[in-house]
Molecule: SAM riboswitch aptamer (S box leader)
RNA sequence: UCCUUAUUAAGAGCGGCUGAGGGGACAGGCCCUGUGAAGCCCGGCAACCUGUUUUAUACAAGGUGCCAAAUCCUGCGGCAUUCUGCCGGAAGAUAAGGU
Numbered sequence: 001u002c003c004u005u006a007u008u009a010a011g012a013g014c015g016g017c018u019g020a021g022g023g024g025a026c027a028g029g030c031c032c033u034g035u036g037a038a039g040c041c042c043g044g045c046a047a048c049c050u051g052u053u054u055u056a057u058a059c060a061a062g063g064u065g066c067c068a069a070a071u072c073c074u075g076c077g078g079c080a081u082u083c084u085g086c087c088g089g090a091a092g093a094u095a096a097g098g099u
Base pairs, nucleotide, nucleotide: 002098003097004096005095006094007093008092013042015041016040017039021032022031023030026075027074028073029072043067044066045065048063049062050060051059052058071091076088077087078086079085080084
């Protein structure tokens, strides 16, 4: 880099430093943000791996991930309906395994 599988409506700060953006990119929306964005530190969470065991909706927090809103929503298809809802797909993200 690519492939496969699983998950993607649960959970997680009234802390410190800092100081203007942020929600991945594009488009359209909609939001968050000096009552402090992003980032760093600390703290926390527990899906996957791992460990323990009493084998479960358990515990731990080592790997890794995550800590506004469904992956914020839509983008493609189908259905119902009537402008909204549902289902699926694609894409993305994360993990594990393979290459």